[in-house]
Molecule: small-subunit ribosomal RNA
Organism: Hankyongella ginsenosidimutans
RNA sequence: AACUUGAGAGUUUGAUCCUGGCUCAGAACGAACGCUGGCGGCAUGCCUAACACAUGCAAGUCGAACGAGACCUUCGGGUCUAGUGGCGCACGGGUGCGUAACGCGUGGGAAUUUGCCUCGGGGUACGGAAUAACUCAGGGAAACUUGAGCUAAUACCGUAUGAUGUCUUCGGACCAAAGAUUUAUCGCCCUGAGAUAAGCCCGCGUAGGAUUAGCUAGUUGGUGAGGUAAAGGCUCACCAAGGCGACGAUCCUUAGCUGGUCUGAGAGGAUGAUCAGCCACACUGGGACUGAGACACGGCCCAGACUCCUACGGGAGGCAGCAGUGGGGAAUAUUGGACAAUGGGCGAAAGCCUGAUCCAGCAAUGCCGCGUGAGUGAUGAAGGCCUUCGGGUUGUAAAGCUCUUUUGCCCGGGACGAUAAUGACGGUACCGGGAGAAUAAGCCCCGGCUAACUCCGUGCCAGCAGCCGCGGUAAUACGGAGGGGCUAGCGUUGUUCGGAAUCACUGGGCGUAAAGCGUACGUAGGCGGCUUGCCAAGUCAGGGGUGAAAGCCUGGGGCUUAACCUCAGAACUGCCCUUGAAACUGGCUCGCUUGAACACAGGAGAGGUGAGUGGAAUUCCGAGUGUAGAGGUGAAAUUCGUAGAUAUUCGGAGGAACACCAGUGGCGAAGGCGACUCACUGGACUGUAGUUGACGCUGAGGUACGAAAGCGUGGGGAGCAAACAGGAUUAGAUACCCUGGUAGUCCACGCCGUAAACGAUGGAUGCUAGCUGUCGGGGCUCUUUGAGCUUCGGUGGCGCAGCUAACGCAUUAAGCAUCCCGCCUGGGAAGUACGGCCGCAAGGUUAAAACUCAAAGGAAUUGACGGGGGCCUGCACAAGCGGUGGAGCAUGUGGUUUAAUUCGAAGCAACGCGCAGAACCUUACCAGCCUUUGACAUCCCGGUCGCGGUUACCAGAGAUGGUUUCCUUCAGUUCGGCUGGACCGGAGACAGGUGCUGCAUGGCUGUCGUCAGCUCGUGUCGUGAGAUGUUGGGUUAAGUCCCGCAACGAGCGCAACCCUCGCCUUUAGUUGCGACCAUUUAGUUGAGCACUCUAAAGGAACCGCCGGUGAUAAGCCGGAGGAAGGUGGGGAUGACGUCAAGUCCUCAUGGCCCUUACGGGCUGGGCUACACACGUGCUACAAUGGCGGUGACAAUGGGCUGCAAUCCCGCGAGGGUGAGCUAAUCUCAAAAAGCCGUCUCAGUUCAGAUUGCACUCUGCAACUCGAGUGCAUGAAGGUGGAAUCGCUAGUAAUCGUGGAUCAGCAUGCCACGGUGAAUACGUUCCCAGGCCUUGUACACACCGCCCGUCACACCAUGGGAGUUGGAUUCACCCGAAGGCAGUGCGCUAACCGCAAGGAGGCAGCUGACCACGGUGGGUUCAGUGACUGGGGUGAAGUCGUAACAAGGUAGCCGUAGGGGAACCUGCGGCUGGAUCACCUCCUUU
Repeated sequence: AACUUGAGAGUUUGAUCCUGGCUCAGAACGAACGCUGGCGGCAUGCCUAACACAUGCAAGUCGAACGAGACCUUCGGGUCUAGUGGCGCACGGGUGCGUAACGCGUGGGAAUUUGCCUCGGGGUACGGAAUAACUCAGGGAAACUUGAGCUAAUACCGUAUGAUGUCUUCGGACCAAAGAUUUAUCGCCCUGAGAUAAGCCCGCGUAGGAUUAGCUAGUUGGUGAGGUAAAGGCUCACCAAGGCGACGAUCCUUAGCUGGUCUGAGAGGAUGAUCAGCCACACUGGGACUGAGACACGGCCCAGACUCCUACGGGAGGCAGCAGUGGGGAAUAUUGGACAAUGGGCGAAAGCCUGAUCCAGCAAUGCCGCGUGAGUGAUGAAGGCCUUCGGGUUGUAAAGCUCUUUUGCCCGGGACGAUAAUGACGGUACCGGGAGAAUAAGCCCCGGCUAACUCCGUGCCAGCAGCCGCGGUAAUACGGAGGGGCUAGCGUUGUUCGGAAUCACUGGGCGUAAAGCGUACGUAGGCGGCUUGCCAAGUCAGGGGUGAAAGCCUGGGGCUUAACCUCAGAACUGCCCUUGAAACUGGCUCGCUUGAACACAGGAGAGGUGAGUGGAAUUCCGAGUGUAGAGGUGAAAUUCGUAGAUAUUCGGAGGAACACCAGUGGCGAAGGCGACUCACUGGACUGUAGUUGACGCUGAGGUACGAAAGCGUGGGGAGCAAACAGGAUUAGAUACCCUGGUAGUCCACGCCGUAAACGAUGGAUGCUAGCUGUCGGGGCUCUUUGAGCUUCGGUGGCGCAGCUAACGCAUUAAGCAUCCCGCCUGGGAAGUACGGCCGCAAGGUUAAAACUCAAAGGAAUUGACGGGGGCCUGCACAAGCGGUGGAGCAUGUGGUUUAAUUCGAAGCAACGCGCAGAACCUUACCAGCCUUUGACAUCCCGGUCGCGGUUACCAGAGAUGGUUUCCUUCAGUUCGGCUGGACCGGAGACAGGUGCUGCAUGGCUGUCGUCAGCUCGUGUCGUGAGAUGUUGGGUUAAGUCCCGCAACGAGCGCAACCCUCGCCUUUAGUUGCGACCAUUUAGUUGAGCACUCUAAAGGAACCGCCGGUGAUAAGCCGGAGGAAGGUGGGGAUGACGUCAAGUCCUCAUGGCCCUUACGGGCUGGGCUACACACGUGCUACAAUGGCGGUGACAAUGGGCUGCAAUCCCGCGAGGGUGAGCUAAUCUCAAAAAGCCGUCUCAGUUCAGAUUGCACUCUGCAACUCGAGUGCAUGAAGGUGGAAUCGCUAGUAAUCGUGGAUCAGCAUGCCACGGUGAAUACGUUCCCAGGCCUUGUACACACCGCCCGUCACACCAUGGGAGUUGGAUUCACCCGAAGGCAGUGCGCUAACCGCAAGGAGGCAGCUGACCACGGUGGGUUCAGUGACUGGGGUGAAGUCGUAACAAGGUAGCCGUAGGGGAACCUGCGGCUGGAUCACCUCCUUU
């Protein structure tokens, strides 16, 4: 001094909280694999086949026990050896098969043995008979063996003695020895004690399975005997009938146990290599012998399998000893050295033996240490990579310079381990010297978790992945590179613990997430009121024993350090013994009454069972009246009815159910119970406080009850009604609806035993604010048919604290506590399979696994959606007017065609759209021809000073090329071809691309929608997502305003500010205007600016005024005034966002692609095609019209490459002429509908397509392919099916006019004015939108989600005629070796006997026991199996649409029937059903 000590993250969702699983970060390993590899120290190294083993070695020693043989000899003796004999071989070493057991661990115990060793007490006397070796003779291939003969001992036998010992009837009886040697000494025998070692018994502890519940005949006990070293059914005979078991027997599966090891904060969990203790085993099974000790790893016998030898007659063998081999396997080393040390055996000793051991070898297998250089070095070198092209990074890194020498290499010295001798290791460790930066770096990762980011390649491919997930052309996730991190290692895989409080003792839960048995009674068990005394089992305290060593921990010490080793301590949380305490628990005991029960007195009740009775209604039957329908539905039909229905009246029959009362009322344990009466009967409650005296609570198993459906037998059968039939509906309709209808529903008896059997809430007891209903009792008071106060028991609502993930619960707890029981541990597979039990069956109950997924789920939030609800708005519907859809034509699109018919746009929100105008051009397309620094930009070099315009010619389709006439002026200047500019030629950087990607983008645009919304700050509420504000009551066109309110404010939107039209004023008065005065053909001119108009500035309208209404508010209604009245009309203005909306072909732009072409130029063609389909328009179908005539009234605009008057020509388009006008001046320019006349209902005097002829204009050019004119031609079309569009007032409709584009070309587009309506009751419905609310399994948001059959592929699994193998059991047969028992007339040395013979022994034989083996039956496990059942997973298959919204028939549970399938229907139940209405109750004012 022995101490410290506890981390989380990713993943379910649009987001949130919770539940809950999966996964990761840590540590460890006897590991393996991949890449790589310098050194040393210390450790470790077949986890699989207890599979088979070649070869060598692993247990011998003693001549001081003995005889013999051989050799040597200095003759003293010595050495070696087979054999007899002794001791050892039971240790050491290996392995973990078996074993769930007194095997192991721990602590005890008594009925035992113990060679060698230590200490005692004694003894060691006298004899005898054999036998191996050896010799001789045989057998055998061998192993080996037979016969005869000789011989020794510390080998064997007898006798004597007996201290001690054993037995005893207390007289006595019985039991021993061995010698060797020259001494010394070593031995031998008996006996006691010890030590050591071993055997036996017991308490406690030491796996899983109950889908193993009963097991057991030597079984349990006794008596006697036998046996053993020893207790004991250990064995036997007899007797008894016991013994074990839910505190888990028996059976099955798995497993050596422990100290320890790994992990963990700990408690635990996992494990049992190396080291140490115990056990078991030794080819498999059985058996004994010897011995102190074995039922014996390197001994024996037998049986079996396998291998080997063989002369076929017989034999031999056992590496789970050390090496090593084959095999198995992902995988684990040398056929090494030495007995030097430590130990062991023998020996008196020398010594011998020792694969124990000590060392070395191999292996990064692990732990620890060291190195691969250090310092300096910025032009931050080169190279690589990236780049915004500036630079950054690699990076002081390198090179260079100056040093050092650990390791390795070379040379020299050289240990400790042995304090005499002896050193395998080993010339090793270590020390000294030398040369020289020299000999020494890889691996992994970089999306998040998790430290570390870029480029290129690839393009849902290749691939990655621990989880979530990456990859479909800009991948920090694949592969490479650069870069980063760790380092002689680094990663991967496997396994264990941790994190996981995810089995919760420490330390969880069960209303809705998984989870309360359907309910009660009750056995075992668990728990238990107040009090006295005793005991001391639990409990607590002191002491003692034990808890092996090693390890862990602490403090020292030794190797240069560390790892490692070592010393001392602490600890070992345990068990046992003992002494004490007595509060609590327990046991016994004296009492008590408050828990519980009894007694007595009351009242309440659909509590139960049985018997009887009643009325209403349905149906049926009979009769009467009566006539054509009835019935049924969304609408119908099936059905009934002229044979008389329905309707109505009377009578009768029969069965079932009991209206009103009736109530979150009552009773019952639950299921459940409802007319009335009687009988029998259970329970609860109140009151009194008389009796007992803890008699209680809970309750595994068990027992009873237990809706509906269903089953059996017998009845009954009115209504209803699975199945079934028919009719409808429908794409279909095995359904929903209708008409019928059988089981069943009813009764009796017997089964079944399940439900959303629910309060989804087990039972009991106590405690913890209240308020208010209601049911049944009691008490008190009073003003008494009633009220108030109070108390007990039930049953509701709201609510505080507290709890809860939230919702919610809240004295009837889901709060705070105690006791007992039941149940849960991710989703699916599955409440299924197999097995057991129950059942007549249906089925119930108990109850898995393989496989598969990363979720499944609860509550709440925001949205979206609903064939949910409420409120509101909109030409949304309705009311109207006019169209489209039919015809012809125009135009756009699709389709088709084509060399090309360029491209884009695609519901609304593409389709007279991009295109405000394709003959060429445009033009992007096609064919052909040509061109390559380019038609265009910048830079460089060389050349020329030009360019440019113009005339003409040649080739060509043209681009282009060649020639030519004429005109002409480059600038600055330092005077230099110096600079700028232009052109030509050349090379390369580059240009160019209407090529791709609008899903890489900017910008612009469409749309919801000019809808009234969308948000923020602070505060508050909520764990949080979020809510509040923004909801509510009114109001508005409006989130417009007012009021209220845990909100107060603010922003983007709304409105207003802007433009225009409508009224007025002022200013101004030309090109405009004209009232007055003149004048003219004419506002033409003078004069004028009043009016119109023009164009600038102002005014004017604000619910301002009055009345009503409303909360006195906001506002609304009406009125006055006013040009205009409630936003006066119109426009511009488009919030947050949605649609990966549109556009890369306006433009810009990232990336990719092309570069004599996907660029550029040109000619011609195409975009104009045409069986067809659609959109948008024009013109019509005619009389509200056509034609002819008449000639009145606008506004906006345009005009110099222009508008063009006038006059002339032409039937006309137009042509010629050309005044005027850069425009309130001139001009386009004529307005047209209108009005008058005519036509008279026809395919027309409608309509004008089409076609012919002839022209005009524009243009380089009208063939493909323009517009217009004249004459002629004169098609369809007679108001348009289903369907569908626009419009609410100067609007629709109708009429004409202008402009942009443009050479020319408009029915389109954009503007302008003229004429000028009808209707709106209203919001039920369709569509779209806004707000609130509700449900949701949707969030890619209903174009959502999602269920089941069928088909295909794959996977695991159940059944299955059987079949194969293992394990086990029962009966019988066989019965080796062996010991035991019996026998032993064969054989026999020691002792007795003179002998015969005896005692004793042996062989042999017999018996029971028994291994292996055989036959038959059973149980159980595993493999396989034609066929078959369901399950799971798969790409975009098929059929439907069951569920989620009222999911379009509310859903679900149990049960029964039916059906391709989801499902449908009946009966009963639940709310985990929306909506509406009603009732009741509560809260607040």